[in-house]
Context: one part of a larger RNA
């Protein structure tokens, strides 16, 4: 100087408390451990691994296993030589690739000898290739402490020196934020602001949007809205407190008040944190195989254990009817697909319109009326049977959906434990990425819309000062 203390003082945070809803019990989905297996590919490991990489494993993906194939190779450059192609089509054969046969098939210059371009085949080789190892050799990227308020430097001064001072102190703040003081005076990285969205308004512009007109065509741009430029909030004004400060509290005006709400943004560093399997890369290793290709299987196994979700255990509910009302944000050409018709339904036929403020996905759902009358039920829906639908070369291993039947556990969950302070929790539906198909996951969107916070003694984490130390 740090680190640590079941030392002290001060301060903060959904940290506790006050509340609301969960997890832990059930069946199911998913990830992990373990076990099994020919293989169940690999990585991630307290917080900060475990609905994580994976924004989507039937084949492919795929890295794993079994069997079959190739050896200058699936991919790149050079290459003696040969051909005129490549592409496309048909056929033999195989589990499939590989292997083999047939048809069709270039351009430019020319002294007609040939040369060149492009493409294919191809000897010997240089080389390719490796999701093989090492994240404890690395770059890059990322998590975490933590959006915590800290981390430092120059000059000066003090100290033999390590170092100190500044950065401590008195106030204040979300903040090393600001003020005052002070042997310090300044400065940098952080904080804040500048950026985006949202809340109010002015103005400009009105089509595909809107309607004070109209049946419509049309007309108009007031309103809604769209999207550019502005205004607006700064403790600016008033009062009180305060040290004549910074600031705090109350008020006015205002759409908004003291950072208005949200996002992006992550200092010096810590964890030899994570990643050699995104990528790049040193070294090591393989080179008729640890490379490559193909078929089938596996990643989907199942005594069990854990994490995370979704569904319930019901009456603030289930079912039926009314199919009557109100969103926002997105997506659409190998696409979104309307009306109409068929089907109980999944879906099918159909094809209007739309590269979309125009058309479509698109029906929002929680609402209202009736019924059920507290029961393992008209709750719950697992499991299983049968019959169908869709995608796709192909749904057996191993997809999703529909109808009918079946109708399990479950009556609110031990010890323990998690999230959340306002348009939040809770609850309700909608969309998107990935994607042929497959969502209870993820990322977004709006609708309805609470309770509680006395307070900081205690638990956890953090900041600052101080004290002890046999630790560095």
């Nucleotide at each position: 100087u740090g680190a640590c203390g079941g030392g002290g003082a001060c301060c903060c945070g959904c940290a506790c408390a006050a509340g609301c809803g969960g997890u832990g019990g059930a069946g199911c989905a998913u990830g992990u451990g373990g076990u099994u297996u020919a293989a169940u590919u690999c990585g991630a490991a307290g917080c900060a691994a475990c609905g994580c990489g994976a924004a989507g494993a039937a084949c492919c993906u795929u890295a794993c296993c079994a069997a079959a194939u190739c050896u200058u190779g699936a991919c790149a450059u050079c290459g003696a030589u040969c051909u005129g192609a490549c592409c496309g089509g048909a056929c033999u054969g195989u589990a499939a690739u590989g292997a083999g046969u047939c048809c069709u098939u270039u351009c430019c210059c020319u002294u007609c000898g040939g040369g060149g371009a492009c493409a294919g085949a191809g000897a010997a080789g240089a080389c390719a290739g490796g999701u093989g190892g090492u994240g404890c050799a690395u770059g890059g990227u990322u998590g975490u402490c933590g959006u915590c308020a800290g981390c430092u430097c120059g000059u000066g001064u003090c100290g033999u020196g390590a170092g100190a001072u500044g950065u401590u102190g008195g106030g204040u703040u979300a903040a090393g934020u600001c003020c005052c003081g002070c042997g310090a005076c300044g400065a940098g990285c952080g904080c804040a602001a500048c950026c985006c969205c949202u809340a109010u308004u002015g103005u400009u512009a009105g089509u595909u949007g809107c309607u004070a007109c109209g049946c419509a065509a049309g007309a108009g741009c007031a309103c809604u809205c769209u999207a550019g430029c502005g205004a607006g909030a700064c403790u600016g004004c008033c009062g009180u407190u305060g040290a004549c400060a910074a600031a705090a509290c109350g008020g006015a005006g205002g759409a908004a008040g003291g950072u208005g709400g949200g996002g992006a943004c992550g200092a010096c560093g810590u964890c030899a944190a994570a990643u050699c399997a995104u990528c790049a890369u040193g070294c090591c290793c393989c080179u008729u195989a640890u490379g490559u290709c193909c078929u089938g299987g596996g990643c989907u196994a199942c005594a069990c254990a854990c994490g995370u979700a979704a569904u319930a255990c019901a009456a603030u509910g289930g079912c039926g009817g009314u199919c009557a009302a109100c969103a926002g944000a997105g997506g659409g050409a190998u696409g979104c697909a309307a009306a109409a018709c068929c089907g109980u339904g999944a879906g099918g036929u159909g094809g209007a319109g739309c590269g979309a403020a125009c058309c479509c996905c698109u029906a929002a759902a929680a609402g209202c009326c009736g019924u059920c009358c507290c029961a393992g039920u008209u709750c719950a829906g697992a499991u299983c049977g049968u019959g169908g639908g869709c995608u796709g070369c192909a749904a057996c291993c191993c997809g999703c959906c529909c109808a009918c039947g079946u109708g399990a556990a479950g009556u609110c969950g031990g010890a323990a434990u998690c999230g959340c302070u306002a348009g939040u929790a809770a609850u309700c539906g909608c969309g998107g990425a990935u994607c042929a198909g497959c969502a209870u996951g993820c990322c977004g969107c709006g609708g309805u819309g609470a309770a509680u916070a006395c307070g900081u003694u205690c638990c956890c984490g953090g900041g600052c000062c101080u004290u002890g130390u046999a630790c560095a």
Molecule: small-subunit ribosomal RNA, 3' major domain
Organism: metagenome